Molecule: SAM riboswitch aptamer (S box leader)
Organism: Candidatus Peregrinibacteriota
RNA sequence: AAAUCAUCAAGAGUGGUGGAGGGAAUCGGCCCUAUGAAACCACAGCAACCGCUUAAGGUCAGCCUAGAUCUAAGGAAGGUGCUAAAUCCGACCGCUUCAAUUUUAACAGGAGCGGAAGAUGUCCA
Repeated sequence: AAAUCAUCAAGAGUGGUGGAGGGAAUCGGCCCUAUGAAACCACAGCAACCGCUUAAGGUCAGCCUAGAUCUAAGGAAGGUGCUAAAUCCGACCGCUUCAAUUUUAACAGGAGCGGAAGAUGUCCA
């Protein structure tokens, strides 16, 4: 890298360096940005995925000892992550539905749900 599983409308920024872009990629929209973009550094914060603590319950395993897993609550020392806007919004695929044109063939629109894509963690290697 690929794959598994979970989550993605909540939350949380200052300073320094830097000097023109940025919001993943392509297109469109809409935004942010010289009242200073990206990136890097420092400190701070958010959250609670891993890890941690607690007690109870379910399941599994068990001769004993020692356990595994799921659920709940807690806290925030550690490992990540994150700190404009719903993953900023749309597109591509499927289903449902609404509206309109047209008259049998084609073009195009709105809404909802799901998928795909992406991000982060986890697990495995």